[in-house]
Context: one part of a larger RNA
RNA sequence: UUGGGCGUACAGGGCGCGUAGGCGGCGCAUUAAGUCAACUGUCAAUCCCCUGGCCUAACCAGGGAUUCGCAGUAGAUACUGAUGUGCUAGAGGGUGGAAGAGAGAAGUGGAAUUCUCGGAGUAGCGGUCAAAUGCGUAGAUCUCGAGAGGAACACCGAUGGCGAAGGCAGCUUCUUAUUCCAUUACUGACGCUGAGGCGCGAAAGCGUGGGGAGCAAACAGGAUUAGAUACCCUGGUAGUCCACGCCGUAAACGAUGAUCACUUGACGUUGGUCUUGCUUGCAAGAUCAGUGUCGUAGCUAACGCGAUAAGUGAUCCGCCUGGGAAUUACGGUCGCAAGACUAAAACUC
Numbered sequence: 001u002u003g004g005g006c007g008u009a010c011a012g013g014g015c016g017c018g019u020a021g022g023c024g025g026c027g028c029a030u031u032a033a034g035u036c037a038a039c040u041g042u043c044a045a046u047c048c049c050c051u052g053g054c055c056u057a058a059c060c061a062g063g064g065a066u067u068c069g070c071a072g073u074a075g076a077u078a079c080u081g082a083u084g085u086g087c088u089a090g091a092g093g094g095u096g097g098a099a100g101a102g103a104g105a106a107g108u109g110g111a112a113u114u115c116u117c118g119g120a121g122u123a124g125c126g127g128u129c130a131a132a133u134g135c136g137u138a139g140a141u142c143u144c145g146a147g148a149g150g151a152a153c154a155c156c157g158a159u160g161g162c163g164a165a166g167g168c169a170g171c172u173u174c175u176u177a178u179u180c181c182a183u184u185a186c187u188g189a190c191g192c193u194g195a196g197g198c199g200c201g202a203a204a205g206c207g208u209g210g211g212g213a214g215c216a217a218a219c220a221g222g223a224u225u226a227g228a229u230a231c232c233c234u235g236g237u238a239g240u241c242c243a244c245g246c247c248g249u250a251a252a253c254g255a256u257g258a259u260c261a262c263u264u265g266a267c268g269u270u271g272g273u274c275u276u277g278c279u280u281g282c283a284a285g286a287u288c289a290g291u292g293u294c295g296u297a298g299c300u301a302a303c304g305c306g307a308u309a310a311g312u313g314a315u316c317c318g319c320c321u322g323g324g325a326a327u328u329a330c331g332g333u334c335g336c337a338a339g340a341c342u343a344a345a346a347c348u349c
Stems, first nucleotide, its partner, number of pairs: 004320003007303002012317001014200004021193003025087007033080002035076002038073005048064006090190001091187002093184007102176007109153001114148006124135002161168002205246006214240002219235004257316006265294014298305002322349003331342004
């Protein structure tokens, strides 16, 4: 290897771009590298068959057969490869439409919290199961007006939308990327996957400089309690925010890699296109592309999945191999650090 798997039992890389490599649409022609078959050469012993020699066996000798490797000669040409020449169904492009919290930058709006100032007003406020700490006659809470500042954007809002993933939501403008539909008289296989590599990558954390309203690790106090380094309450610093740089991890989840093809249906919803009906702006139907619920066959250990497959096939990549030791040690690479990545063994059951 023949001959296993990866939703939940061990196992899908967090995600993309892409190098090498692997795989690759429909014809024709040439070639004959792979492939096939014929012949030739080369090719120890052992193993298998037959015969013989030691009294027998082991052992030894002779002969034979099978299989395979390598090389050569002359051939075959379906498939794969190579070369040439075409095609349009894959892929890309053009044109006309459509959609969106996709990204970056700048500007701007209202509600609310907090604070400051002013008016009015008086003894409480706040908080809890109940309290207390706390705030308040130096005038609080409540209420009216003005101002400051930061952060987040109610309603719309939705099994809605967009994005490769992480993720993305007030409004406006600028720059920019993508997707979908229809059509096509353009290119002509330009494709798929992708070891390394490069880039992106929530939150927390780190560095430098800003900012700081609310919230809030740590910390302080009040309670609770046998205790209470907690849950509850009053405060409160990092942080949360911005700019630049690092970190590179998550239950980074659909716990389900990417791409392509095929396989009964029903009901929603989003964006297109076409047709029909008419009450002319609404219904119905068809068809693409998404996103959901249920379900046939089939699959599955079951749960469940079921055209968005975990069904039926194909290509490529990643990963798993009893539990623990071990998301570890050592070594290496990266990082300012925290640490990340790679990754054992003894021993034990």

The prediction has a mean pLDDT of 87.
Predicted 3D model of a 349-nucleotide part of an RNA (small-subunit ribosomal RNA, central domain) from an uncultured bacterium.
The RNAcentral record of the full RNA draws on ENA, Greengenes and SILVA.